[in-house]
Parts: sequence; C1' cells; structure tokens
RNA sequence: GGAGUGGCCCGGAUAGCCGCGUUGGGCAUUGCCCACCGAGGAAAGUCCGGGCUGCACUGGGCAAGGAUGCCGGAUAACAUCCGGUGGGGGUGACCCCGGGAAAGUGCUACAGAGACGAGACCGCCCCGCGUGCGGGGUAAGGGUGAAAGGGUGCGGUAAGAGCGCACCGUCCCGGCCGGUAACGGCUGGGAGCUGAGGUAAACCCCAUCCGCAGCAAGGCCAAAUAGGGAAGCAGACGACGUGUGCCCGCGCCGCUUCCGGGUAGGCUGCUUGAGCCUGCGGGUAACUGCGGGCCUAGAUGAAUGGCUAUCGUCCCGGCUUGCCGGGAUACAGAACCCGGCUUACAGGGCCACUCCGCAA
Repeated sequence: GGAGUGGCCCGGAUAGCCGCGUUGGGCAUUGCCCACCGAGGAAAGUCCGGGCUGCACUGGGCAAGGAUGCCGGAUAACAUCCGGUGGGGGUGACCCCGGGAAAGUGCUACAGAGACGAGACCGCCCCGCGUGCGGGGUAAGGGUGAAAGGGUGCGGUAAGAGCGCACCGUCCCGGCCGGUAACGGCUGGGAGCUGAGGUAAACCCCAUCCGCAGCAAGGCCAAAUAGGGAAGCAGACGACGUGUGCCCGCGCCGCUUCCGGGUAGGCUGCUUGAGCCUGCGGGUAACUGCGGGCCUAGAUGAAUGGCUAUCGUCCCGGCUUGCCGGGAUACAGAACCCGGCUUACAGGGCCACUCCGCAA
C1' cells in the first nucleotide's frame, strides 16, 4: 500500500421567529402567561419468549395434537446469548451445520448397462464357426455421473472378484486413562470377507416439554332500548364449566343456539420499568453482587412541527491548493410494556485480527 474477517458508533449542529401536546405553577379564568419534558436503531415484520388481565376457587389419567433436538452455563423465559464439543468450508482471521438412514416405507432429474434387494456399453477370458458373427464367464481396467457396492499390496484364476491373506478403513463387544458432560486418547477380541451414496423444514422412530385467549385483555360510570321472540337440553343418576376427545374427580344451579332491537359516550388500564447512567468486586464469557445518581412521550382520527440563515458531511465542475459555484443529505413515525430474532439504511467514523506485496 492492497485485499479481507469480526465487532461497535454517528446518521445532523447552532441561532432566531412562529406553531402543537401532557404535566406542574400563576392570573384579572368562556382565556392568557411561565417552566420541565415530548417519535427509533430499527418504532418496521408480528417470528420466538415473557410481564400483566380474564376464563377460575379447578386436580389426575389415556389418546390425539403441537414444540424442541450435541454438552454445560446465563436469563423472568426463549428457537435467544456465552463457552465447549463433533462434522464441513476457507491459505488464514473466521464462517456454517448438530438426535436417528443397521426399525420400516418413500423419493433420488438428466446421463449411464445399472442408483436397493442394481448391473454389462467398451473391454478381458473361453468355445464354435461361415473372420466377424454367435454362445458362455467376468465386474479388476475404461466410459456416464454429484455419487457406481471400501482402499493398497500379494496370492490365486481361463480371465477376474474379499475369492483368500496382510495392513488400513467401517461397525460390534470388553477394558484403561482424561473430562461435570458432549466427547477424546490407548489397547484387546471379533464381525462382515461387506454395512453403496443422498434425503427425515419426506412419512416415520427416539428423548424431553406443553391450559386457553388476549389491552379490540379487563374494570368503573352514564345513557338508551323491546326486562322482545323462537327452538333445544335439563330438572340433580342431569345440562353447563374445567384447551380438543374420553374417563375419574371437583365446581355450579339453570344452560345452549338462532332471529330481532338498543348502545358505539366518558373515566381507567396508560407508563417507576425484569428501567437508564456510573464506581467497585465475581466470572474465560454471556451475565451478575453491592454502592451512588437520574426520571427522559402517554396521544385518542391521533401532538412531538414549519420557515430563515450559517455550518457539518458527501458528490460534480472550475482553478489561484484553498477558494468559488451547483447539487444532495439514508431507512423511516410511539399507541400496554419488556428481552430477542429477521428485514431496511445515502454517507461517515472507531477498535481488533488475517493474508499478499514493497521498503528499512
């Protein structure tokens, strides 16, 4: 100097004028004045988990359904995060994946002889004959393909083949060592003389776990209407409720469905939080203990803004190298709250690490 990897931050500033909302205060109170505060890193998606509210005073079993999927830890919890471990990719910093394919079933394009209980196109060997044809054997060599039924060597054979053997490889069993564990290392015996590949966000198998619904949840007040009509069940051995179905249990005393009418208003829930900043400790880390400080929207058809000027940053042009002119300034907008994940983002900055080249 170039190319990369991982993480973090900003994404406008200042001044003036005018305008809006909550809260608090003041006044001469159908209004005016003053003060503090007022849209994010994702507010988006609604994917995951909760707080909170109701069913509700509410248990157990079976089945079905759903979710998760290596081990340990963090957390209120999680499919999140941290650490480790096995496999894969990359020269590397780093990145991606994670129960089971020997329980069974299914699928696997095209090419190819043949892709699960496969297979003979070329080739090799043997026999016959009409000399390039027929029959038989083979799967070591070649070809096709992402992948072709383990690999190397020796023997054997007509030619070959785990056909036999040796060493590897795969799997099973036993033992020892390290580790909390996943797992790793060492060693002995054996199998098959084979246990082709992929796919389970295909069906499935295994292990673990699982009430439902949601702020349009709920509570209070006011008002209005038609305290209307119909059907069914039931009268305590029953209906209904207890996430779906069934059983037991418990609660409760009327319940379920349909048609029609009225109301659509106000208050609350509603912002002090698993909150933020900071100091000292613990921990490899995620995170956590103790102390100090701070209060930072709560709207309700929906406020949080507009204008002017100067500057900041970026781009283009000119040229006197520091000036002039022009243009642009991202994604985007709270609605009960919080922890994550995913997606969008003009431009700019910071930290650490890897590789290549050059110079000293």